[in-house]
């Protein structure tokens, strides 16, 4: 230089005038009013996944159902992320994963081919005309392990040699697992992202959750309930409760307002220890959005910012998805050039 894999970071800022919301000070009886600070994202998006809270509820089992699958680690947890095996794909850097069990049991395997798991063979070989072959050929995603040699009427693990397979035993490993020896000619294919076993896991709804207060109208009226309501679907079990101010179902009437929840967190930055690593310990330092029909807007100088994807609603880990343009690192492969 060129292509190619794997990370990161920015996606504005600074000043000035006016305008919006928050906190904090001060002035005000208040409503306001200065000043000062702070105000949308790497995904805020999809609602996939897990959790924090909060209500059932003081909680619990068992069935069913659902979720997830190779080891060890990390976390609050997780289908996340590190590390490492295994198997695949690529020159490779690196990516991908349908990663437990087909000897528990069922079921499937199309066409095509003679035959698709009890394989009793279509063309063909060989023959003593009895019969003998599974090599060669052909279909197929898949057809009685591969290569080579020997041997045989022709063939065949028939025999041998490596390879593959399966069983012991040793060493390394925390372990998944890898390596060596030695034994055996060994074939009882695949498919579990096919029901199904096996191991671990999961109570439900959810900030429109929930708590407080005021108002105000009819503490309204009918049914039906103890074998009754609630905790998923069921059992058990546990609570409320048992002739009605309680639960369920119609009919009507009144309200839909105020604070709360609500941003101090499983929190962010530096630094230093331990770790391959995720990430933990310690210490130092900061506070970084809380709207309530929905707050950050206009505008003007100055910079590379005019531009893509796109705007917080109870909060965090995390996946997946979109995405103009700039900019950094590391690794792999060609080239060339000293």
């Nucleotide at each position: 230089c060129c292509g190619g894999c794997g990370g990161g970071u920015c996606g504005g800022g600074c000043g000035g005038c006016c305008g919006c919301u928050g906190u904090a000070u001060g002035g005000g009886a208040a409503a306001c009013c200065a000043u000062a600070u702070a105000g949308a994202g790497g995904a805020a998006a999809g609602u996939c996944c897990g959790g924090g809270c909060a209500g059932g509820a003081c909680a619990g089992g068992g069935c069913g159902c659902g979720g997830u699958g190779a080891u060890g680690g990390c976390u609050a947890a997780c289908a996340g992320c590190c590390a490492c095996c295994c198997g695949g794909a690529g020159u490779a850097a690196u990516c991908c994963g349908c990663g437990g069990g087909a000897a528990a049991g069922u079921g499937c395997c199309a066409c095509a081919g003679a035959a698709a798991a009890u394989a009793c063979a279509c063309a063909g070989c060989c023959u003593u005309c009895g019969g003998g072959c599974a090599a060669u050929g052909g279909u197929g995603a898949a057809a009685a392990g591969g290569u080579g040699c020997g041997g045989u009427a022709a063939g065949a693990g028939c025999g041998c040699a490596c390879c593959g397979c399966g069983g012991u035993u040793c060493u390394g490993g925390c372990g998944a697992c890898a390596g060596a020896a030695c034994c055996g000619g060994c074939a009882c294919g695949g498919c579990a992202a096919a029901c199904c076993c096996c191991a671990c896991c999961g109570c439900c709804u959810g900030c429109a959750a929930g708590a407080u207060c005021a108002a105000g109208u009819a503490u309204g009226c009918c049914g039906a309930g103890a074998u009754g309501c609630u905790c998923u679907g069921c059992c058990c079990g546990a609570g409320c409760g048992u002739u009605a101010a309680c639960u369920c179902g119609g009919c009507g009437g009144g309200u839909a307002g105020a604070u709360c929840g609500c941003u101090u967190g499983a929190g962010g930055u530096u630094g230093u220890c331990g770790g391959c690593a995720a990430c933990g310990g310690c210490a130092a330092u900061c506070c970084c959005a809380g709207a309530g029909a929905a707050a950050u807007g206009g505008u003007c100088g100055c910079u590379u910012a005019u531009u893509a994807c796109a705007g917080a609603a109870c909060c965090c880990g995390g996946c997946u998805u979109a995405u103009a343009g700039a900019c950094c690192c590391a690794c792999c492969g060609g080239a060339c050039a000293a």
This is a predicted structure of a 338-nucleotide RNA (Bacterial RNase P class A) from a Phycisphaerales bacterium.
It was read from a public genome assembly, where an Rfam model found it.
It matches the Rfam family "Bacterial RNase P class A". From the family's description: Ribonuclease P (RNase P) is a ubiquitous endoribonuclease, found in archaea, bacteria and eukarya as well as chloroplasts and mitochondria. It is annotated as a ribozyme.
Model confidence (mean pLDDT): 77 of 100.